[in-house]
RNA sequence: GUGGGCGUAGCGUAGCUGGAUAACGCAUCAGACUCCGACUCUGAAGACCGCUGGUUCGAAUCCAGUCGUCCACA
Repeated sequence: GUGGGCGUAGCGUAGCUGGAUAACGCAUCAGACUCCGACUCUGAAGACCGCUGGUUCGAAUCCAGUCGUCCACA
């Protein structure tokens, strides 16, 4: 340099051919339980989906550009 994969809550993942309130686990916080903790149970908060723009009635999901990262080739 060329081609390709990935980039969604603190961390790890899901999200089927665009449909409409973005889901799950761990962690965090609160409560219950306990003499106090741990475990367990219940509940809560937390991401507008790397960034920018476009297409569309509607985009995490399609298109373009760009950034980061990984792989292959040169």
The RNA shown here (transfer RNA) has 74 nucleotides and comes from a Lachnospiraceae bacterium. Its Rfam family is "tRNA". Rfam classes the family as a transfer RNA. About the family: Transfer RNA (tRNA) molecules are approximately 80 nucleotides in length. Its mean pLDDT, the model's own confidence on a scale to 100, is 82.